[in-house]
c-di-AMP riboswitch aptamer (ydaO/yuaA leader) from a Bacilli bacterium, 148 nucleotides, folded computationally. It matches the Rfam family "c-di-AMP riboswitch aptamer (ydaO/yuaA leader)". About the family: This family represents a conserved RNA structure found upstream of the ydaO and yuaA genes in Bacillus subtilis and related genes in other bacteria. The ydaO/yuaA element is thought to act as a genetic 'off' switch for the ydaO and yuaA genes in its native state. It is believed that the element may be triggered during osmotic shock leading to activation of ydaO, a predicted amino acid transporter gene, and members of the yuaA-yubG operon which code for KtrA and KtrB K+ transporters. The prediction has a mean pLDDT of 76. It was read from a public genome assembly, where an Rfam model found it.

RNA sequence: CUAAAUAAGUAGCUUAAUUCUCUAAUGAGAAGCGGGGGACCCACUCUUGGGGCGAAUAUUUAUUAAUAUUAUUUAUUAAUAUAAUAAAUUAGGUUAUCUUUCAAACCGAGCCCGACAGCUAACCUCGUAAGCUUUGAAAGAAUGAUAU
Numbered sequence: 001c002u003a004a005a006u007a008a009g010u011a012g013c014u015u016a017a018u019u020c021u022c023u024a025a026u027g028a029g030a031a032g033c034g035g036g037g038g039a040c041c042c043a044c045u046c047u048u049g050g051g052g053c054g055a056a057u058a059u060u061u062a063u064u065a066a067u068a069u070u071a072u073u074u075a076u077u078a079a080u081a082u083a084a085u086a087a088a089u090u091a092g093g094u095u096a097u098c099u100u101u102c103a104a105a106c107c108g109a110g111c112c113c114g115a116c117a118g119c120u121a122a123c124c125u126c127g128u129a130a131g132c133u134u135u136g137a138a139a140g141a142a143u144g145a146u147a148u
Stems, first nucleotide, its partner, number of pairs: 001009002011133004018031005032128006042118001047115001049116001050113004058089007066082006092107004097141007
């Protein structure tokens, strides 16, 4: 978009997360794309635990409860630190082929390992989900889709 809506189809977006084959099915395999572990050499220093995926880090203010430390007025005090919540900002990230510039609008989360991992050739191993519907201008470089 068909369309007022569901299913479905088509065109797109974030993302590694798409395509194909076999099987009656459960399920399995392959390609593509991505993650982790893992030498020499080099590098680093661990209760203040440490580490991984991811753009998702960091700072300030306020409030709340508890703990600890310090100070001295020895108190129902003050300050600092830790944790949580809220707000603001921020490293960084997204916007219909790609790159750059400008503007605009958004995101700036969450999850996992479990005492343990730097880099890392060979080698080993894992994932391929989920959620959505649109941004304009200029310059440059290429391609794709649809219709006839």